[in-house]
């Protein structure tokens, strides 16, 4: 100079699963009662707010923020096993991890778990994809 793999940031695409059921605490509205009447204020309503909203419990589900798990394979070991060498005396036996088995370590995913997170719709988020910008390790 170039620069796959990485990084940061713009934009694009981007899925899945109760508007569940309990108790509570709030707004807004209507409607009945107290207050001798109205207004205010309370109470109280399986009233309404296209199943208001916000917290908690429990069921039940999803999986693509993050987190855990583990195959092959590669590295270690040698308590039993087995082959393989080697030493004994051919037998009995003994040595030894070289191989396989067996412990153990490391170990990817959209697999798997469901700890957190989600579960109408739009939103938010959201692995992953694709594109441009920008840094930059190897390597040429």
């Nucleotide at each position: 100079g170039u620069g796959a793999u990485c990084c940061u940031c713009a934009c694009u695409g981007g899925a899945g699963a109760g508007a569940g059921u309990c108790g509570g605490g709030c707004c807004g509205u209507c409607g009945u009662c107290a207050c001798c009447c109205c207004c205010a204020u309370g109470a109280c309503g399986c009233g309404c707010g296209c199943a208001g909203c916000c917290c908690g419990g429990c069921c039940a589900c999803c999986g693509a923020a993050g987190g855990g798990g583990c195959a092959a394979g590669c590295c270690c070991g040698c308590a039993c096993c087995g082959c393989a060498c080697a030493g004994g005396c051919u037998c009995a036996c003994u040595g030894g991890c070289g191989c396989g088995a067996c412990g153990g370590g490391u170990c990817a995913a959209u697999c798997u778990c469901u700890c957190a997170g989600g579960u109408a719709a739009a939103g938010c988020g959201g692995a992953c994809a694709g594109c441009g910008a920008g840094g930059g390790c190897a390597g040429c």
This is a predicted structure of a 140-nucleotide RNA (Glycine riboswitch aptamer) from Aquabacterium olei. Its Rfam family is "Glycine riboswitch aptamer". About the family: This family represents the bacterial glycine riboswitch. Model confidence (mean pLDDT): 79 of 100. NCBI's taxonomy places the organism under Bacteria, Pseudomonadati, Betaproteobacteria, Sphaerotilaceae, Aquabacterium.